[in-house]
RNA sequence: AGGGGUAACACAUGCAGGUCGAACGGGAGCUCAGGAUGCGGCUGGAUCCUUGGGUUUCGAGUGGCGGCAGGGUGAGAAAUGCAUCGGAAUCCACUCUGUCUUGGGGGAUAACGUAGGGAAACUUACGCUAAUACUCCUCACCACCUACGGGUGGAAGCAGGGGAUCUUCGGACCUUGUGCGAUUGAAUGACCCGAUGUCGGACUAGCUAGUUGGCGUCGUUAAGGCCCACCAACGCGACGAUCCCUAUCUGGUCUGACAGGAUGAUCUGCCACACAGGAACUGAGACACGGUCAAGACCCCGACAGGAGGCAGCAGUGGGGAAUAUUGGACAAUGGGCGCAAGCCACAGCCCGCCAUACCGCAUGCGUGAACAAGGAUUGCGCCUUGUAAAGCCCUUUUGUUGAGAAAGAAAUGCAACUGCUUCAUAACCAGAUGGGAUGACCGUACCCAAAGAAUAACCACAGGCUAACUUCGUGCCACCAGCCGCGGUAAUACGAAGGCGGUGCGAACGUUGCUCGUAAUUACUGGGCGCAAAGCGUGCGUACGUGGUCGUCUAACUCCGUUGUGAAAGCCCUCGGCUCAACCUGGGAACUGCAAUGGAUACUGGGCGACUAGAAUGUGGUAGAGGGUAGCGGAAUUCCUGGUGUAGCAGUGAAAUGCGUAGAGAUCAGGAGGAACAUCCAUGGCGAAGGCAGCUACCUGGACCAACAUUGACACUGAAGCACGAAAGCGUGGGGGAGCAAACAGGAUUAGAUACCCUGGUAGUCCACGCCCUAAAAGAUGCGACACUGGAUGUUGGGUGCAAUUUGGCACCCAGUAUCGAAGAUAACGCGUUAAGUUCGCUGCCUGGGGAGUACGGUCGCAAGACUGAAACUCAAAGGAAUUGACGGGGGCCCGCACAAGCGGUGGAGUAUGUGGUAUAAUUCUGAUGCAACGCGAAGAACGCUUACCUGGCCUUGACAUGUCGAGAACUUGUCCAGAGAUGGAUCGGUGCCUUCGGCAACUCGAACACAGGUGCUGCAUGGCUGUCGUCAGCUCGUGUUUUGAGAUGUUGUGUGAAGUCCCGCAACGAGGGCAACCCCUGUCAUUAGUUGCCAACACAUAAUGGUGGGAACUUUAAGGAGACCGCCGGUGACAAACCGGAGGAAGGUGGGGAUGACGUCAAGUCAUCAUGGCCCUUACGGCCUGGGCUACACACGUGUUACAAUGGUAGGGACAGAGGGCUGCAAGCCGGUGAGGGUAAGCCAAUCCCAGAAACCCUAUCUCAGUCCGGAUUGGAGUCUGCAACUCGACUCCUUGAAGUCGGAAUCGCUAGUAAUCGCAGAUCAGCAGAGCUGCGGUGAAUACGUUCCCGGGCCUUGUACACACCGCCGGACACACCAUGGGAGUUUGUUGCACCAGAAGCAGGUAGCUUAACCUUCGGGAGGGCGAUCCUUGCUCACGGUGCGGC
Repeated sequence: AGGGGUAACACAUGCAGGUCGAACGGGAGCUCAGGAUGCGGCUGGAUCCUUGGGUUUCGAGUGGCGGCAGGGUGAGAAAUGCAUCGGAAUCCACUCUGUCUUGGGGGAUAACGUAGGGAAACUUACGCUAAUACUCCUCACCACCUACGGGUGGAAGCAGGGGAUCUUCGGACCUUGUGCGAUUGAAUGACCCGAUGUCGGACUAGCUAGUUGGCGUCGUUAAGGCCCACCAACGCGACGAUCCCUAUCUGGUCUGACAGGAUGAUCUGCCACACAGGAACUGAGACACGGUCAAGACCCCGACAGGAGGCAGCAGUGGGGAAUAUUGGACAAUGGGCGCAAGCCACAGCCCGCCAUACCGCAUGCGUGAACAAGGAUUGCGCCUUGUAAAGCCCUUUUGUUGAGAAAGAAAUGCAACUGCUUCAUAACCAGAUGGGAUGACCGUACCCAAAGAAUAACCACAGGCUAACUUCGUGCCACCAGCCGCGGUAAUACGAAGGCGGUGCGAACGUUGCUCGUAAUUACUGGGCGCAAAGCGUGCGUACGUGGUCGUCUAACUCCGUUGUGAAAGCCCUCGGCUCAACCUGGGAACUGCAAUGGAUACUGGGCGACUAGAAUGUGGUAGAGGGUAGCGGAAUUCCUGGUGUAGCAGUGAAAUGCGUAGAGAUCAGGAGGAACAUCCAUGGCGAAGGCAGCUACCUGGACCAACAUUGACACUGAAGCACGAAAGCGUGGGGGAGCAAACAGGAUUAGAUACCCUGGUAGUCCACGCCCUAAAAGAUGCGACACUGGAUGUUGGGUGCAAUUUGGCACCCAGUAUCGAAGAUAACGCGUUAAGUUCGCUGCCUGGGGAGUACGGUCGCAAGACUGAAACUCAAAGGAAUUGACGGGGGCCCGCACAAGCGGUGGAGUAUGUGGUAUAAUUCUGAUGCAACGCGAAGAACGCUUACCUGGCCUUGACAUGUCGAGAACUUGUCCAGAGAUGGAUCGGUGCCUUCGGCAACUCGAACACAGGUGCUGCAUGGCUGUCGUCAGCUCGUGUUUUGAGAUGUUGUGUGAAGUCCCGCAACGAGGGCAACCCCUGUCAUUAGUUGCCAACACAUAAUGGUGGGAACUUUAAGGAGACCGCCGGUGACAAACCGGAGGAAGGUGGGGAUGACGUCAAGUCAUCAUGGCCCUUACGGCCUGGGCUACACACGUGUUACAAUGGUAGGGACAGAGGGCUGCAAGCCGGUGAGGGUAAGCCAAUCCCAGAAACCCUAUCUCAGUCCGGAUUGGAGUCUGCAACUCGACUCCUUGAAGUCGGAAUCGCUAGUAAUCGCAGAUCAGCAGAGCUGCGGUGAAUACGUUCCCGGGCCUUGUACACACCGCCGGACACACCAUGGGAGUUUGUUGCACCAGAAGCAGGUAGCUUAACCUUCGGGAGGGCGAUCCUUGCUCACGGUGCGGC
């Protein structure tokens, strides 16, 4: 400083408007004088009554002034409002100013008294009385009326003082003040009129009957249809009338750079209202917040007859609400009412109380203080952080507490004396200055002083980014957070908690929510747009509006300059000053950008007048054209009909079928009918406003262009409303026509279905006439105009000019169209570019996030279909454009790959082995690996045990293992006994080392306690490492430069070539890196060197035979280092290249063959169970030891192998030829016996020496003869061997026996391009044993085929489309069910508001009458004339409120 924003909802109680005795009767107190009474007494006093005066004062009443100000609220009201500026036909109490002003009468009435009524409110009758109350006459002056004679209307006293004069002694009179009456002017206030401005809606377009105007009245303070009679038929409206919705308006306030936008609290001005609606009275002023009347709703009192009330005044109460205060003090100040004044009144105003509601200021301490205390938090374990922070010590005392002192706001009025004015006057009144006094609610308040004492005083929000500030724990898409993006699914700086004083920002506040402006150039006046993002009407004609060529002149509306008035104050801004500062306040200035008036200027715009010809138009002569309309004509083709010839099919499709055809189709020939459309010419040609227009001819008709002159003289451009045209489809007519085509429909196909695509038919329709419809991606997605302006190049259509040419061809230029490319420019880019989307002007239409929706409702149009106009609720955080990089495409091009094709052999069927899933189980460890890229994978070997991780049971707890501490003992060891399933427990025998400074030490064992060990427990989505895959595919990138607004591009694209981004050439690119290739290993040829364990040609020796031996170094071979192959040579092709094709030579020829080698990256690919490792979890157990079991289960399914089904074979006998490996806990020759597995014995070999080890397929001979077999071998029984503590669950092998399925395998699917496939065996690792099949290697025998790249799969490059980017396993449309939200419709129902017609008619006002009353005039004295008042009566009229009825609108 501010404080009911919602219920103008209802209000208890108190207060908020009175005052004047100097208007009046009157009451009370005091006092003076007079009179009276009685008492006492003879003098006076007392008491009472009464009369008069003075003085103080007053309840109620008469009267005056004020209750119309002040205070409150914002319901209504879109103009009787407000703001600004003007105006005239007006009034104005109190106030100021000037002037004038007489007298005389009268009758009432309240109070009061008496008597009544009533519950109350209140009220009746009779009687008395006063006035500045009321009233009459006269004069003043003024106003009005007038028959110009005149008439009508209006005054009041009160108070103070007083010399002379008069007096009935009251006074008269004089004077002063004040009041009254009249009037002038001013001020103030008010009424009225005009202009401009003042919310939204057109889904409100027509409104109006006193309506618009005139003449004359009524009425008003006053102009006016304000009212009435008559006359006329106007008036308002697209510059938005009428209607509907909403809302007090302004100064200002908030925001903003401004322009604006929003707003109208406090303060201020106006308006409106006072329970809701109506009405008047009084008055200067009201149609009156605390007045009246009636009617209504509500409420209260009541004796039930009747009455009373209005807080949107101040407090306060209830209610409603998110929400707003004391039933306080005093008139001390300020302003107001009354009063002469003192003074009284006052919830106005001044103060107090309550509220952090806002603004401002201040404090909660300052200094020192490292043992960097304790505690907390964290940790990388390290004085890392809290942190000089605390404690401690020193200092200060604002504020608070206590005690003292103590303001300003106060000066007028009044009083006293003085001086003026006035007066006869020194009274009195008034004015001025002087004096000393009175008056403070706030308040003992502001302020000042003193004392003690750090004492009395810090919170809130936030901490992922925006945005300053971080860690730990808990939680585990839960709980939550969140302004936007988003966070949370086990390592959350985002949730919750903590970090005593951690961090950041604030600070007596801080945060939240709501609202407004800015940011937003996101409604763009300043200051936007419309080709593709929202946005050009489908097109033209044209009214209003808007805009408009050249020259001159006049004007001065616009424009510019000056001046004047106004623009209230407060506020904002500047400034002086006052509260200690500040907020705040006083004063001054500036400003208020506006409106009005006035004086100039005349370039532009406008207006008047006069000229002009460049715009526009007309005339003359030509030209081109599918421009439009009507009528006629023509040929080709289709179909149909008739006839001829002729025979079996035709037609149709991806393939078919329906259909037609032996009743003669189709084909072919001839003739005829009918309808529709006009091939070639035909063209980026032409014409038209657009839609659109095409055979030929005729007629009618519109427009355009060119050339040269002539005429008119701005006649122009655009264009809401309006009018016209407007493809196709559709509609109408008892319409016409109907060949072909063809919605609907039918049939046949296709298909899971196929109401489709394909086929056979086929009706509306398509055509004509007339009338409607009025829409299209009606598109150049681009409005019209200005011969507007602004480099060009090239074609083409129409016309013209010039030059050349004797003739028909050419060249150049101009105008008008049409098209392509491009400069500058502009564009988000794409693209545009004299036909602009460039530059500039004029007019017009349209846009303002997506969806809802071009939907609903309403309206207009339409025969209908529908068209035009055109929302909202609700919902989302995007939708969209252009371009980029990828990815994808049942897009395109080029090219690879055992990718297909061509072949060979398999899998899928059988038996069996093995792995997986599933199921069972105490457990069948890992719920390891799960498309390719898991499934004979981890596992290169589970009988027990180890493995082992699982299960059952029994045990151990510093532990089976590591380090550290303490104690004891050497260690250790083979035995023995007992218990036990064993682990283990108990007992017992033996034994004493090394060094030594004699303390002990080192290793080991046992015991104890604690740190710890241990975990195949979880997380491969926390990780390292390793690995798989695309893929041995040819790709992936960088630097500099260039280019794009940018993402990016270029290079890396293009031609050719290649296995290859391999190479060459070209090129705004030039270079480079990782990949490719090569370098490495094996293998193929040769020569050199070296010969043992290998070799043996020549020479010897020996043997039954053998390099066995001497010897040899030639060969084979071994293993070191070399050579060789490079398109090098020749020919051809190619671009004179790279390279390719062919050839020669050569062991090998175009990468000779094979291996190792795996770019940037992808798959959150796999692995925490190889190992390592973060975090979490277990710690007498999720660790450790042991026994037994399990990993080997078995209705089933799948993968990978193997053996087969046989004669290219089986069986039997005989005979050949390898390579590469392994071997001392080993390989084992030979010999002996065994049918055999093996056993016994045992030489040799630590290996080019010996052994495993006699390879098999193959060759020869014999047999089997096509069968479930002499095939096949599963399964069964019996008997054995070997390993091992032990073969039951659960090993391998041998012999005898048994002899299952299976006769080549459905759909589907795999491998392989040469020493390859196929086939045959051998070896090794693991290993006690166990491989018939697995894995890794080795050699033997040894093919077939590739036309080719259409297709399937995968990949590479270029290009294209994209609404995909988790990238096609993408994205996404529709439908259905249930629930909910919002909106529309809906038989109706209800409320509000409003219109029209009618009924009704309170109060009020006006009129009339009864009645009452009456001075001057007249009178016959009775009255009359005239005037006044005027009904509760009557009636009429007006205005009509509330109410009622009916029909409508919203």